[in-house]
Context: one part of a larger RNA
RNA sequence: CUCACAGGAACUCGGCAAAUUUGUACCGUAACUUCGGGAUAAGGUAUGUACUGCUUGAGAAAGUAGUAUCGCAGAGAAUGGCAGAGUGCGACUGUUUAUCAAAAACACAGUGUACUGCAAACUCGUAAGAGGAAGUAUAGUACAUGACGUGUCCUCAAUGCUAGUACCUGAAGUCAGCUUAUUUAACGGUAGGUUGUAUAAGGGCUAGUGAUAGGCGUCCUACUCCUGAGGAUGCGAAGGUAGCGAAAUUCCUUGUCUUGUAAUUGAAGACCUGCAUGAUGACGUAACGAUGCUUUGACUGUCUUUGAGAACAAAUCC
Numbered sequence: 001c002u003c004a005c006a007g008g009a010a011c012u013c014g015g016c017a018a019a020u021u022u023g024u025a026c027c028g029u030a031a032c033u034u035c036g037g038g039a040u041a042a043g044g045u046a047u048g049u050a051c052u053g054c055u056u057g058a059g060a061a062a063g064u065a066g067u068a069u070c071g072c073a074g075a076g077a078a079u080g081g082c083a084g085a086g087u088g089c090g091a092c093u094g095u096u097u098a099u100c101a102a103a104a105a106c107a108c109a110g111u112g113u114a115c116u117g118c119a120a121a122c123u124c125g126u127a128a129g130a131g132g133a134a135g136u137a138u139a140g141u142a143c144a145u146g147a148c149g150u151g152u153c154c155u156c157a158a159u160g161c162u163a164g165u166a167c168c169u170g171a172a173g174u175c176a177g178c179u180u181a182u183u184u185a186a187c188g189g190u191a192g193g194u195u196g197u198a199u200a201a202g203g204g205c206u207a208g209u210g211a212u213a214g215g216c217g218u219c220c221u222a223c224u225c226c227u228g229a230g231g232a233u234g235c236g237a238a239g240g241u242a243g244c245g246a247a248a249u250u251c252c253u254u255g256u257c258u259u260g261u262a263a264u265u266g267a268a269g270a271c272c273u274g275c276a277u278g279a280u281g282a283c284g285u286a287a288c289g290a291u292g293c294u295u296u297g298a299c300u301g302u303c304u305u306u307g308a309g310a311a312c313a314a315a316u317c318c
Stems, first nucleotide, its partner, number of pairs: 001309004006304002010302001015299001023047005032037001034147001048069009070074001082297007089289002094106002110145007122131003148284003154215002160209005167204003175196009218232003243277001244274001255271005
């Protein structure tokens, strides 16, 4: 590398590997959907050669209707999609660990916030200077999020930022007083020590700000039981809203129920008792993906269970 009775994933962490599929023409094509897609969806039929008629054509040839005929086999070799269903993540094309990671990581269009009026903010440089930009707020920079759809609750006490500042705190230095040394005839000068008044930024203080960074309770209770509409409490800045939920988050846990199997710690759909979900982005989502998980059909030496063979290489022998 080729082939293989019967079976056909029983193999295995896992269909890893291999096999299946494959061209062209025609027929046919679901859910869902951003109406573009999905889609070569799926699924099926035909397929060689020779001759004849017709149509088109300048021709080469193509199409179409027939007739005949060969083989085990006609897309006869080579080349050349396996297909379907559910679900997680990320919208997508793209980028990445040259040499164990290609991904759910990065980027992205879109969105938000802050700064910046031009000698701009910002970055590099000691500087000159340069970029920003031969641009001018529909611009540039920084940070966050990440198509699209729906929504984005409460909290400014602490951290940060912004603004304000009557008052408090607040350094050197200046000024004024006292004092030591020295100098001067004297006033005074010089150097030091000390006390005091006024005084900058910053801090205190007063406000604002949550798409800056964060946070978002406990206990009791209704005439079986259960639950808790309701009540109480003290702490706190405020007590977790919408949504989702045994989840890439669930310890107990193989939670409980349903579907699927003869049988399933896995999968899908629910429940909510969330050890320790939650708008630091949440929840959906067609299309897309060498993406993770589950499953069906087809297929097969993955296996039951091994066997036969070819070519090449090596070793050995001649």
Large-subunit ribosomal RNA, domain IV from Amoebidium parasiticum, 318 nucleotides, folded computationally. It is recorded under the gene name rnl. The coordinates come from a structure-prediction model, not an experiment, and the mean pLDDT is 81. Its Rfam family is "Bacterial large subunit ribosomal RNA". Taxonomically the source falls in Amoebidium (Eukaryota, Opisthokonta, Ichthyosporea, Amoebidiaceae).